Context: one part of a larger RNA
RNA sequence: CGUACAGUGAAUGCCUUGGCACUAGAAGACUACGAAAGACGUGACUACCUGCGAUAAGCUACGGGGAGCUGGAUGUGAGCUUUGAUCCGUAGAUCUCUGAAUGGGGAAACCCAAUGCAAGUAAUUUUGCAUUAUCGAGCGAUUUCGUCGUUCGAAGACACACCUGGGGAAUUGAAACAUCUUAGUACCCAGAGGAAAAGAAAGAUAAUUAUCGAUUCCGUCAGUAGCGGCGAGCGAAAGCGGAACAGCCCAAACCACCUUGAGUGGUGUUCGGACCGCAACGUGGAAUUGUCAGAUCCAUCUGAAUGGCCUGGGAAGGCCAGCCAUAGAAGGUGAUAGCCCUGUAAGGAUAAGACGAGACAUCCUAGCGGUAUCCAGAGUACGUCGGGUCAAAUAUCUUGACGGAAAAUGUGCGGACCAUCGCAUAAGGCUAAAUACUCUCUAGUGACCGAUAGUGAACCAGUACCGUGAGGGAAAGGUGAAAAGAACCCCGGGAGGGGAGUGAAAAGACUCUGAAACUGUAUGCCU
Numbered sequence: 001c002g003u004a005c006a007g008u009g010a011a012u013g014c015c016u017u018g019g020c021a022c023u024a025g026a027a028g029a030c031u032a033c034g035a036a037a038g039a040c041g042u043g044a045c046u047a048c049c050u051g052c053g054a055u056a057a058g059c060u061a062c063g064g065g066g067a068g069c070u071g072g073a074u075g076u077g078a079g080c081u082u083u084g085a086u087c088c089g090u091a092g093a094u095c096u097c098u099g100a101a102u103g104g105g106g107a108a109a110c111c112c113a114a115u116g117c118a119a120g121u122a123a124u125u126u127u128g129c130a131u132u133a134u135c136g137a138g139c140g141a142u143u144u145c146g147u148c149g150u151u152c153g154a155a156g157a158c159a160c161a162c163c164u165g166g167g168g169a170a171u172u173g174a175a176a177c178a179u180c181u182u183a184g185u186a187c188c189c190a191g192a193g194g195a196a197a198a199g200a201a202a203g204a205u206a207a208u209u210a211u212c213g214a215u216u217c218c219g220u221c222a223g224u225a226g227c228g229g230c231g232a233g234c235g236a237a238a239g240c241g242g243a244a245c246a247g248c249c250c251a252a253a254c255c256a257c258c259u260u261g262a263g264u265g266g267u268g269u270u271c272g273g274a275c276c277g278c279a280a281c282g283u284g285g286a287a288u289u290g291u292c293a294g295a296u297c298c299a300u301c302u303g304a305a306u307g308g309c310c311u312g313g314g315a316a317g318g319c320c321a322g323c324c325a326u327a328g329a330a331g332g333u334g335a336u337a338g339c340c341c342u343g344u345a346a347g348g349a350u351a352a353g354a355c356g357a358g359a360c361a362u363c364c365u366a367g368c369g370g371u372a373u374c375c376a377g378a379g380u381a382c383g384u385c386g387g388g389u390c391a392a393a394u395a396u397c398u399u400g401a402c403g404g405a406a407a408a409u410g411u412g413c414g415g416a417c418c419a420u421c422g423c424a425u426a427a428g429g430c431u432a433a434a435u436a437c438u439c440u441c442u443a444g445u446g447a448c449c450g451a452u453a454g455u456g457a458a459c460c461a462g463u464a465c466c467g468u469g470a471g472g473g474a475a476a477g478g479u480g481a482a483a484a485g486a487a488c489c490c491c492g493g494g495a496g497g498g499g500a501g502u503g504a505a506a507a508g509a510c511u512c513u514g515a516a517a518c519u520g521u522a523u524g525c526c527u
Base pairs, nucleotide, nucleotide: 001524002523003522004521005520006519007518013512014478015477018449019448020446021445022444023443024442025441026440027438028437030156037098038097039096040053041052042051044076045075048072049071059092060091061090062089063088064087068080069079070078103112104111105110113132114131115130116129117128118127119126134154135153136152137151138150139149140148141147142146162193163191164190165189166188167187173180177229203212204211216243217242218241219240220239226234227233247430248429249428250377254266255265256264257263258261272375273374274373275370276369277368278367284364285363286362289361290360291359292358294355296354297353300348301347302346306321307320308319309318310317322339323338324328330342331341332340382403383402384401385400386399387398388397410425411424412423413422414421465472466471485511488499489498490497491496
């Protein structure tokens, strides 16, 4: 330097209990009737996980199911079960202590009470059960203030998601940097819902004469019109095409009633109304509540069809001959199974609970004409100054300061502003659907991963470990079809090994395969 055989080592191959990304449907629950999250207990023996709570791997009822069962998890022991267990579903009971934690305190899972009732003792100590926090609103008692009682409600958690509101950066880009940009982003706070928000025009618009008709979302309009140290960059809207469609209620005028007041009821709500006159009891609707039907969900049931030979440890493989199919999805079974098992297609049942498109009840609902009088949301509209927000200086919208109207012959708007013309009726409120998201459940899918990948976590992982702490944060899968997990003998203190036996094979528990580096033994060659 080779060759052979070993060791070490763990790559590679194959596998998948776990992940990842989605689809469809459901759901978006919880909590003072004590949650989420935990502590401590709980088993015949029990360290951990799981379950459960002093009734403690469980108690009761109803329904399913039908032979074994006493969780992972073997074992010993003791039991249960066709008088139907274990198990599955639904509804209940119990549910220690901490925790919003709420009798007071507190260094969470502990300490200490008061009142009432009960148990117990000769008596005291003691024990058990119940009640006792605060705040808001209403009511009541008392009343000078105050205080007390009672009813209802709140509080906390979360899914690191989605939504609204209140605050609100900087790195960065501009090749520096200040307006600008990043960006109303990140982040903080408050609040709500299954969605939220928005929403039934003081609208959008055109341009001299019209048109549309609440909101939201998507496409287009369009990288257009514009904005911009006119730099970097920022960047619409109407319209059009779609998704989905739904409209309503107060205040006031006027009337009635009384308990006479921030009163209640009727009327009424913008092609206005009150008021006056005429006509009229019908038509339509529902977003509210209740009952019932009923599809569905939460256990479940029925469910077709194959044999022989060969190889092999093993047949589902090969050969031969059959069969079923509204079922040839899938998984398992000693190799690759439509016909072996679980299933699948299809069909059926259901106490209780959930849901509840539909029906019924219930609730709501009107027209024509007239226009004298009355009403139609005030520190508001609007103005000035200064900000903010809109793609945008001005206009619109918004508002800190100061001023401050009108009354439908009124008022606002149509991008400074004025006239004309038009559009709409502010200063009160509600409103499904189309839209956003996924902690979660059910069913499924993948030119997604396959253990240095895929979640950090396939395995008892947010664990071990690190850090005072906030926080950081791993490694670690595979015997075999079946433990059949190696009786017995030998060496040895044991470990380990040699026989024997099991097995298809030692695959021998450091267990599939078992590469390379590295180490050794034997041997060949070169120097």